[in-house]
């Protein structure tokens, strides 16, 4: 890298009381402070009755007066008594985990005003007090005092059918406060108004009892949150009997008594929250949430208290107490928008100080009516939800423009444009539904009752009343007119192309884009997409089966507790009998209405909104089954178990022996070591050590047997023997009668280390030392050694306690070992039970595996998991004596962490084989000097390129100018080059003369062709497309070429296998240089290499014989194929030929091959060579070419003169030369091959020491020339010397090329005579015609060659072998690489940054504990004060009784205490995380170098 699979991240869907960004035409219906239950100005948001009373200002009018005034009627506000209401109507969710809500129930324990049924009654009297009036304080809220006054206010008196209350009898119930009957006690009351024949009716009220209805209290079963890192909570606390209080049960309250009451089915604690009906999401189960409307609580600035009343502990009431704000004369007051509607403030964020009581509801009221910020409506906000529009139709010359394109051309796009048509919307005018039903009052009709009116029931007609409103809807009129945006476009996920940017600016929801061709930034065109929206943001459910009931797992992915025993729990054999709790079923009660669903149905249509039906899986109740569960009670024996006759064992513990060894000690014997290691040292030894031989002592562990066995629950157990003691089998009776299984907690065991206290200590060995290794060596090795290791007693309670697999019980092919028992059995076996292994069938599983000892089918019961890191930490709580365990987290952070099995690579893994790879050999290179090329370094420039190998005598097969790209400086701008067009001149060249360094400029002179006569070629000039560039980009590219590698590999169709990436075949036995060939084989084929085919070279035939060649004849020379000639040999060269493991013998498997051997010139691919597979290194090359892009355009182009590449303190390749005697130097003498020449090789002969000059034959070359081949051989001479060995370097003096050798040429001779004595570590080539070593050609090239390609001559040595080094090839094995070992990765440090844990403290909050103070104010006491009604009294004044006023209990805030929880902050400490590059080492992956 690719798979499968675990497991998280991320994403598409729906939805929303939202916000934000851009943009915005209409209309309906909805909704709108989610944040501080913050904190508020103003107005409004509950009255209203005059037919309950009194009565006033005031207006109206009359009468008397000149006015003041004074008297009559009328109507009559505000205010006040009374009366009903103000407990609803409205808001908000602070508190509440609570019978707070939901459901279904009780109330045989209660209340209920206004309404209703029904039944009685409404009598007589009496005394006050508001207003008023006068007066006092007060700033002002208020308040006091005297004076008179009414009532449906207030009080007593009479009457009582019912009710209540005692006694008492009957009925009736599980209980009565229930019915009933008799007797006794003992509570009423209020008028108003109409109408009258004035008698009374009528009606509205009052008063007692009755029942209903509605409402409200109280009690009870279920149900719905988190955290056990909240485990014990409780003193009125449980419960009794007595009182007390309420409507009413009760410990609700008090005293007395008794010790109970709750709690693992989670009490207490703490955090979180109003519940619901419902909404959302969902296939569903679920999960989410409770905003709008609707049902129930709580709360009303914060606590606390009560009064009134049917009803409150009372939002717009009232007392106290704090906090706030306001007034204010300082003494004292005022308030309470979580009502409409506004203000600040906060916030991302949410509306008008808006009409109206037309409607619908509500108070009061006989009523008209008032009052209703409840409501109906308008207004603002795209905030939703739903409709409509922003126009149709034709229209190609497919216009312009844009935008791609190299051109053609595509697309924008029938889109516009035009042409015709429409008119929703708009804008302007019109006229106009319905929401309005009836109230009073009129009137018609029926009917009760009465003596009549008024009045009462019951029907029908008339009858006022519109916030909305310039309403809906319609109709006319004008005109395409007034209306489109947003978001995306790598992939997920629909939709692209320029162009600009260059790890910049920027994008991003994962994954990831951006470093010069970005389909991913920006923009533009063109595209998806959805629309008056459209993104984005945040929330929730979905996808996620990612908590898994539906509907997951746990051998190795996360995950079986170490292991037992065992309470609670869950579960549970078999056969009758009851009962009917679960379970089915069947009626019935409920499951409020809205909602959702069906159906119809009104707004043109939806959206909205009406009606009707179904459903609501829930409880309750009645009744029926009675399979199965469960209770009761009775049997059974299959499950468990008991006991009796048997085995087998390293199960436990205690006791006694035992022999090896090993150290010590003491003697002998003997001597120079020993010991240790990779090698050494430490160490020990003549003071006698090892070695050895007797004798002692300790103290540990039990060699063989032995096992793949055996026993145990697990940890574990191994010398014998004896005892006590567990637990296992098997077999055959007996016996009990389900006694089973599993098991949260609990209890106990529980290696090894560790801890305590006592022994004990031989050998071992942590910690230390010392001694080695090393870059370091706090390590591997070595030499000591201490703790421990041992024994007892006690603690620890862990572990890869692992089969990484929890225990039972059933069921599901076999085969093959083993232990143990039992049975058969013609001793071969064969069954059978129990244990302990190895293969395997279905089956299971990702895969690997498992497979009757399950990881298979299946049933019980427990543990456990839920990405990865933080982290098994950190607190907190618990256990230890400590170590530490045992429970266990967040923040932050990452896009992943991981299993299993692929194919590669690797590996200091294995195993087979190659290769001048190593050894074996020759000769090199590193050292000198020099040459030549790098680096470096200078330099104006030393042009660019090549950089392990695969750069470095390489691009260079020729840098003195040129080349030439560099630099300087001088020119030059259609250009040094190509090519169109236009205009205009003219040959173009040459040659001369002048300036200039030259380009280049300036005079002069010689000088065409064609031709239709218009001009055309060819120059040159302006001008305009265009050339031009060795500027970038070889990491855009094309060809080319290096490397692995002449290595054997590298693949592919079909089929077979595996989910699947893959395998397979290409593996495997053989052999081969070779995937080369033979067998064998789920394969069978075939490609592309490998071999061969081509070229040369050896052998050899044929055929051709000049320029070659001469053997025979013949001429001939000093000599010579020199001549005739010959075609024979030699060669040249063109076609054959040969060699094929063909034959022979052995080996192999009868194959393929091998190994020997004849023959052959040659063998087993003869020698070369040329030929380089799929790949690989972003190898190299824009500077050969070519080429996308990009950059330059009076220069990044062209042109020249110089210079420069040639530099030099250095460094390194590659070379020559040499260090000498296998040699130098003199001489003299052979032999080659393959090449090369006509601007050219140049031959003789002369000159020159010589380079070379002159000279010029010959030769387009088998003809001639370059051309003498060197080393060899043969002779002198040198004799180890820095030399007669080197030859560099320097002077002189020349030759040759060339326009020209100054930087900067080769070459000659004379002089000169340098380093050098065989090169350090380290390193290259070669296996034969090779290495050495010698010399010749040849390209290039004017000249320049130590380089490079070629050629021949002379000619070795060695390979035992593959153990090591490199390199590669095939199987294999491991892996935590896969840009693949030049990978991977760990900890420390040191740098930022971030959350977070401790911290001496420190500042809040909570609730709590025990005590102090104690307002309101109920209850309760009262010995002070004051008092109309009512009793007594003629009266004074007495009684009862209230009021206040004192007091006690209780009690809010407060205060003081102490301890608890919980948060803020905090020197300074710790450790995690992250981060581009940073320090030290390598811990771990391959045997990761010590598993």
């Nucleotide at each position: 890298g690719a798979u499968c699979c675990u497991g998280g991240c991320u994403c598409a869907g729906a939805a929303c009381g939202a916000a934000c960004g851009c943009u915005g035409g209409c209309g309906g219906c909805g909704c709108g402070u989610c944040u501080u239950a913050a904190g508020c100005a103003u107005g409004c948001a509950a009255g209203u009755c005059g037919g309950a009373c009194g009565g006033u200002a005031g207006g109206c009018u009359g009468g008397g007066g000149c006015a003041a005034c004074c008297u009559g009627g009328c109507c009559g506000a505000g205010a006040g008594u009374g009366g009903c209401g103000c407990a609803c109507g409205g808001g908000u969710g602070a508190g509440u985990a609570a019978c707070a809500c939901g459901u279904a129930g009780g109330u045989g324990a209660u209340c209920u005003g206004c309404c209703u049924u029904g039944g009685g009654g409404u009598u007589g009297g009496g005394g006050a007090u508001a207003g008023c009036u006068c007066a006092u304080g007060g700033a002002a809220a208020c308040a006091u005092g005297g004076g008179g006054u009414a009532a449906u206010a207030c009080c007593g008196g009479a009457u009582a059918c019912g009710a209540c209350c005692c006694u008492u009898c009957g009925g009736g119930u599980a209980a009565a406060g229930c019915c009933g009957g008799a007797g006794g006690g003992g509570g009423a009351a209020a008028g108003g108004u109409g109408c009258u024949a004035c008698g009374g009716c009528a009606u509205c009220g009052c008063c007692c009892c009755u029942g209903g209805a509605u409402g409200a209290g109280c009690c009870u079963g279920c149900g719905g949150u988190c955290c056990a890192u909240u485990a014990g909570c409780u003193a009125g606390u449980u419960g009794g009997a007595g009182g007390g209080g309420u409507a009413a049960c009760g410990g609700c309250c008090c005293a007395c008594c008794a010790a109970g009451g709750c709690g693992a089915c989670g009490a207490u604690g703490g955090a979180u929250a109003g519940c619901c009906g419902g909404c959302c999401u969902g296939a569903g189960a679920g999960g989410g949430u409770g905003g709008u409307c609707g049902g129930c609580c709580a709360c009303a600035c914060u606590g606390g208290g009560a009064c009134u009343g049917a009803g409150a502990u009372a939002c717009g009431g009232c007392c106290c107490a704090g906090a706030c704000u306001c007034c204010u004369a300082c003494g004292g007051g005022a308030g309470g928008c979580a009502g409409c509607a506004g203000c600040u403030a906060a916030g991302a964020a949410u509306c008008u100080u808006c009409c109206g009581c037309a409607a619908u509801g509500g108070g009061c009221g006989c009523a008209a009516g008032c009052c209703u910020g409840a409501c109906g409506g308008a207004g603002c906000g795209a905030c939703g939800c739903c409709g409509c529009g922003u126009g149709g139709a034709c229209g190609a010359a497919g216009a312009a423009g844009g935008c791609c394109g190299g051109a053609a051309g595509g697309u924008u796009g029938u889109a516009a444009a035009g042409u015709c048509c429409u008119u929703u919307u708009c804008u302007c005018g019109g006229g106009g539904a319905g929401g309005a039903a009836u109230a009073a009052g009129c009137u018609c009709g029926g009917g009760a009752g009465g003596g009549a009116a008024u009045g009462c029931c019951c029907g029908g007609g008339c009858g006022a009343u519109g916030a909305c409103g310039u309403u809906a809807a319609c109709c006319g009129a004008g005109g395409a007119a007034u209306a489109a945006g947003c978001c995306c476009c790598g992939g997920c996920a629909a939709a692209u192309u320029a162009c600009g940017u260059g790890c910049c600016a920027g994008c991003a929801g994962c994954c990831g884009c951006g470093g010069u061709a970005a389909c991913a930034c920006g923009u533009a065109a063109g595209g998806g997409g959805c629309a008056a929206g459209c993104g984005u943001u945040g929330u929730u459910c979905g996808g996620a089966a990612u908590c898994a009931u539906u509907g997951g797992g746990c051998g190795u992915a996360a995950a079986g507790g170490g292991c037992g025993u065992g309470c609670a729990g869950g579960c549970g054999g078999u056969c009758g009998u009851g009962c009917a709790a679960g379970c089915c079923u069947g009626g019935u009660g409920u499951g409020a209405a809205a909602g959702a669903c069906c159906u119809c149905g009104g707004c043109u249509c939806a959206a909205c909104c009406g009606a009707g039906g179904a459903a609501g899986c829930g409880c309750g109740c009645c009744g029926g089954g009675g399979a199965c569960u469960g209770c009761a009670g009775g049997g059974c024996u299959a499950g468990a178990g008991u006991u009796c006759a048997g085995g087998a064992a390293g199960g436990g513990a205690a006791g006694c022996u035992g022999g090896a060894a090993u150290u010590c000690c003491u003697g002998g014997u003997g001597u120079a070591g020993g010991g240790g290691u990779g090698a050494a040292a430490u160490c020990u030894g003549c003071a006698g050590a090892u070695a050895u031989c007797a004798g002692g002592a300790a103290g540990a562990a039990c060699a063989c047997c032995g096992g793949u066995g055996g026993c145990g629950a697990a940890g574990g157990c191994g010398a014998g023997c004896u005892u006590c003691u567990g637990g296992c089998c098997a077999u055959g009776g007996a016996c009990u009668g389900a006694c089973g299984c599993u098991g949260a907690g609990g209890c106990g065991c529980g290696a090894a280390a560790g801890c305590g206290u006592g022994g004990g200590g031989a050998g071992c060995a942590a910690a230390c030392a010392g001694g080695a290794u090393u870059a370091g060596a706090u390590a591997c090795c070595c030499u000591g050694a201490u703790a421990g290791u041992c024994c007892a007693c006690g603690c620890c309670g862990u572990a890869a306690a692992c089969g990484a697999u929890g225990u039972g019980c059933a069921c599901u092919a076999g085969g093959u070992g083993u232990c143990g028992g039992g049975g058969g059995g013609u001793u071969a076996c064969c069954c059978u039970c129990g244990g302990u292994g190895c293969c395997g069938u279905a089956g299971c599983u990702a895969a690997c595996g498992c497979g009757a000892u399950a990881a298979g089918u299946g049933c019980a019961c427990c543990g456990c998991c839920u990405g990865g890191g933080g982290a098994g930490u950190a607190u907190g709580c618990u256990c230890g004596c400590a170590a530490g365990g045992g429970u266990g987290a967040a923040a932050c952070u990452c896009a992943a962490a991981g299993g299993a099995a692929u194919u590669g690579a690797c590996g200091g893994g294995g195993g087979c084989c190659c290769g001048c790879a190593c050894a074996a050999g020759c000769g090199g290179u590193g050292g000198a000097g020099c040459a030549u090329g790098u680096g470096g370094u200078u330099u104006a420039a030393u042009u660019c390129g090549a950089u392990c190998g695969u750069a470095c005598g390489c691009g260079a097969g020729g840098a003195a100018c040129c080349u030439u790209a560099c630099c300087a400086g001088g020119a030059u701008u259609u250009g040094a080059c190509a090519u169109g067009c236009g205009c205009c001149g003219g040959a173009a060249u040459g040659c001369g003369c002048c300036g200039g360094a030259g380009a280049c400029g300036g005079c002069g002179c010689c000088g065409c062709c064609c031709u239709u006569c218009g001009g055309g070629g060819c120059c040159g000039g302006c001008g305009u497309g265009c050339a031009g560039g060795u500027g970038c980009u070889g990491c855009a590219u094309g060809g080319c070429u290096g490397u692995c590698g002449u290595c054997a590999g590298c693949u592919c169709g079909u089929g077979c296998u595996g989910u699947g990436a893959g395998g397979u075949g290409u593996u495997g036995g053989g052999u081969u240089a070779a995937g080369u060939c033979c067998c064998g084989c789920a394969a069978c084929g075939a490609g592309c290499g490998c071999a061969a085919c081509c070229c040369u070279u050896a052998c050899u035939g044929u055929c051709u014989g000049u320029u070659g060649c001469c053997a025979a004849c013949g001429g001939g020379u000093g000599a010579a194929g020199c001549c005739g000639g010959g075609a024979a040999c030699u060669c040249a060269g063109a076609c054959g030929g040969u060699a094929c493991u063909g034959c022979c013998g052995g080996u192999g498997a009868c194959a393929a091959a091998c190994c020997g051997g004849a023959g052959g010139a040659a063998g087993g691919u003869g020698g070369g060579g040329a030929u380089g597979a799929c790949g690989u290194c972003a190898a190299g090359u824009c500077a050969g070419c070519a080429u996308g892009g990009c950059c330059c355009u009076u220069a990044u182009g062209u042109c020249c003169u110089g210079g420069g590449c040639u530099a030099c303190a250095c460094a390194c390749g590659u070379g020559c030369u040499a260090c000498a005697a296998u040699g130098g130097u003199c001489g003299g003498u052979a032999c080659a091959g393959a090449g090369c020449g006509u601007u050219g090789c140049g031959a003789a002969a002369c000159c020159g020491c010589g380079a070379g000059g002159u000279g010029g034959a010959g030769c387009c070359a088998a003809u001639c020339g370059c051309a003498g081949a060197a080393a060899a051989c043969c002779g002198g001479c040198c004799u180890c010397a820095g030399u007669a060995c080197a030859g560099a370097u320097u002077g002189g003096a020349g030759u040759c090329u060339g326009a020209a050798a100054c930087c900067c040429g080769a070459c000659u001779c004379c002089a000169u005579g340098a380093a050098g004595u065989u090169g350090g570590a380290a390193u290259c080539g070669c296996u034969a015609g090779u290495a050495a070593u010698c010399g010749c050609g040849c390209a290039u090239c004017a000249g320049c060659a130590c380089g490079g390609c070629g050629c021949g001559g002379u000619g070795a040595a060695u390979a035992c072998g593959u153990c090591c080094c490199c390199g590669g090839g095939c199987c294999u094995u491991g892996u935590a690489c896969a840009c693949a070992c030049c990978g991977c990765c760990c900890g420390u440090c040191a740098c930022a940054c971030c959350a977070c844990c401790c911290g001496a403290g420190u500042c809040g909050g909570g609730g709590g504990u025990a005590c102090c103070c104690g307002a309101a104010g109920u209850c309760g006491c009262u010995a002070g004060u004051c008092c109309a009604a009512c009793c007594g009294g003629u009266a004074a004044c007495g009684g009862g009784g209230g009021a206040c006023g004192g007091u006690g209990c209780c009690g809010a805030a407060g205060g003081u205490u102490c301890g608890c929880c919980u948060g803020g902050u905090g020197a300074g400490g710790g450790g995690g995380g992250u981060g581009a590059a940073g320090u030290c080492g390598u811990a771990a992956c391959a045997a990761g170098g010590u598993a």
Molecule: small-subunit ribosomal RNA
Organism: metagenome